Glycine riboswitch aptamer, 88 nucleotides, folded computationally.
It was read from a public genome assembly, where an Rfam model found it.
The coordinates come from a structure-prediction model, not an experiment, and the mean pLDDT is 76.
[in-house]
RNA sequence: GAGGACUCUCUGGAGAACACAUUCAAUUGUGUGCCGAAGGUGCAAGGCUAAUGCCGAAUCUCUCAGGCAAACGGACGGAGAUGCGUUU
Numbered sequence: 001g002a003g004g005a006c007u008c009u010c011u012g013g014a015g016a017a018c019a020c021a022u023u024c025a026a027u028u029g030u031g032u033g034c035c036g037a038a039g040g041u042g043c044a045a046g047g048c049u050a051a052u053g054c055c056g057a058a059u060c061u062c063u064c065a066g067g068c069a070a071a072c073g074g075a076c077g078g079a080g081a082u083g084c085g086u087u088u
Base pairs, nucleotide, nucleotide: 001087002086004084006083007081008080009079010078011077012076017032018031019030020029021028033068034067035066039064040062042060046055047054048053
């Protein structure tokens, strides 16, 4: 000087709820339903194996977890760093 796996800071950031009971209210409980974008499950191409099988991506899939006022969280995106490591 260049570039960015990761980390940190700032910032944008979706979806989906009703009923009954309870409470001054917030809430809480039960029932039925719903959502996908923390995390987790499954696999296509392809690779490995003598074979059984194994490895193997996503905003796809499942809905286990989580969520369905706001807040928090939030995949992913943008900016920055005297963090961190890579390269010249």

The model forms 89% of the base pairs in the Rfam consensus.